[in-house]
RNA sequence: GCUGGCGUAGCUCAGGGGUAGAGCAAGCGCUUUGUAAGCGCUGGGUCGGGGGUUCGAUUCCCUCCGCCAGCU
Numbered sequence: 001g002c003u004g005g006c007g008u009a010g011c012u013c014a015g016g017g018g019u020a021g022a023g024c025a026a027g028c029g030c031u032u033u034g035u036a037a038g039c040g041c042u043g044g045g046u047c048g049g050g051g052g053u054u055c056g057a058u059u060c061c062c063u064c065c066g067c068c069a070g071c072u
Stems, first nucleotide, its partner, number of pairs: 001071007010024004018055001026042005048064005
């Protein structure tokens, strides 16, 4: 230098055009003499940045950034 993959909640990851979810973690409550476990509820996201297409973009296209892999 070229090619491909990935970037979404504190962490691990779904979601591939119609107002974004799960598990774990956190907070609160129930239960217990108390702790843990269990059960229920709640909060937490400018979906890596910018631009384009579209009535509408996390999703499609371009570009940049970061990480990983391959080729040279």
This is a predicted structure of a 72-nucleotide RNA (transfer RNA) from a Candidatus Coatesiibacteriota bacterium. Its Rfam family is "tRNA". By type it is a transfer RNA. Its Rfam clan is "tRNA clan".